[in-house]
Source information:
This is a predicted structure of a 350-nucleotide part of an RNA (small-subunit ribosomal RNA, central domain) from a metagenome. The coordinates come from a structure-prediction model, not an experiment, and the mean pLDDT is 88.
Context: one part of a larger RNA
RNA sequence: CUGGGCUUAAAGGGUGCGUAGGCGGCUAAGUAAGCGUUUUGUGAAAUCCCUCCGCUUAACCGAGGAACUGCUUGGCGAACUACUUAGCUUGAGGCGUGUAGGGGUCAGUGGAACUCUGGGUGGAGCGGUGAAAUGCGUAGAUAUCCAGGGGAACGCCAGUGGCGAAGGCGACUGACUGGGCACGACCUGACGCUGAGGCACGAAAGCGUGGGGAGCGAACGGGAUUAGAUACCCCGGUAGUCCACGCCCUAAACGAUGUGCACUAGGUUCGAGGAUCUCUGACGAUUUUCGGACCGAAGGGAAACUGUUAAGUGCACCGCCUGGGGAGUACGGCCGCAAGGCUAAAACUC
Numbered sequence: 001c002u003g004g005g006c007u008u009a010a011a012g013g014g015u016g017c018g019u020a021g022g023c024g025g026c027u028a029a030g031u032a033a034g035c036g037u038u039u040u041g042u043g044a045a046a047u048c049c050c051u052c053c054g055c056u057u058a059a060c061c062g063a064g065g066a067a068c069u070g071c072u073u074g075g076c077g078a079a080c081u082a083c084u085u086a087g088c089u090u091g092a093g094g095c096g097u098g099u100a101g102g103g104g105u106c107a108g109u110g111g112a113a114c115u116c117u118g119g120g121u122g123g124a125g126c127g128g129u130g131a132a133a134u135g136c137g138u139a140g141a142u143a144u145c146c147a148g149g150g151g152a153a154c155g156c157c158a159g160u161g162g163c164g165a166a167g168g169c170g171a172c173u174g175a176c177u178g179g180g181c182a183c184g185a186c187c188u189g190a191c192g193c194u195g196a197g198g199c200a201c202g203a204a205a206g207c208g209u210g211g212g213g214a215g216c217g218a219a220c221g222g223g224a225u226u227a228g229a230u231a232c233c234c235c236g237g238u239a240g241u242c243c244a245c246g247c248c249c250u251a252a253a254c255g256a257u258g259u260g261c262a263c264u265a266g267g268u269u270c271g272a273g274g275a276u277c278u279c280u281g282a283c284g285a286u287u288u289u290c291g292g293a294c295c296g297a298a299g300g301g302a303a304a305c306u307g308u309u310a311a312g313u314g315c316a317c318c319g320c321c322u323g324g325g326g327a328g329u330a331c332g333g334c335c336g337c338a339a340g341g342c343u344a345a346a347a348c349u350c
Stems, first nucleotide, its partner, number of pairs: 003322004007304002012318001014201004021194003025088007033081002035077004041071002049065004054060001091191001092188003095184005103177007110154001114150008125136002162169002206247006215241002220236004258317006266295012299306002323350003332343004
């Protein structure tokens, strides 16, 4: 460079925004860079190919032709790409009216449970396990009632359900705020898709500073178990878990399935809207748009399965793979306070 691939065999970047770049709707006119055709010059000879000729043949040699797929000059053509001009509305965006939602940030509030403190009742156990023991308790525990303090999480509703780009989001109220969907077809007029770099976000754990600390609980101590038990079980328990600000940037960050657009049977069901019909209306029926699931035609697939939410049929763009181990390691570079992250080999070996 090319080929074949990326749900599970190696392979989709954690997610978005977006720069360069690549690609790009309909109509008309023009230009002629790409493109087609013709032409000018050139493309040494030899070689290769074709037709002949000469060595008794062949190899070989000689002659002519073709070719040299390239570069170049001028002419012609205008379907396609490109460019210029003018226009269009279906892509995209805007606007208006509605609408659902654990989308986000901040503040406040609430009840249940737990724990601690004080007081009352009570008087010997409690707790824990397979069974026990460590542990707690006559300095009055456990249990129970009252009062007060504290921190964290929000049962039922709850769903095969909703929202978000992903991570993720669940008590209630308020403030601020992002996005979606439906309907209208009023406005702009291709403003679009993708996206190397870049920027932003990014569970948990971890780190820094300052708070907070009820429960849980790495480490640690003790009790058991066991041949041992640096475990599983039990009693304790520090970081941490929580808050603010600043870092870290990883994951089975998963649908193990990149994004966008178009096309290709249906059926069932859930959520959010619209329209029509039923005198009206709840309800229902039909239909339509968007989203979440299940079953399945064709097709695809090694199969499992997938199947209008494609892994089908196509197009555009990006990322990635190329036998196992060595190794996501070493070295170098960049980033980080550190832990470490990102990028990423080779020898050797099977």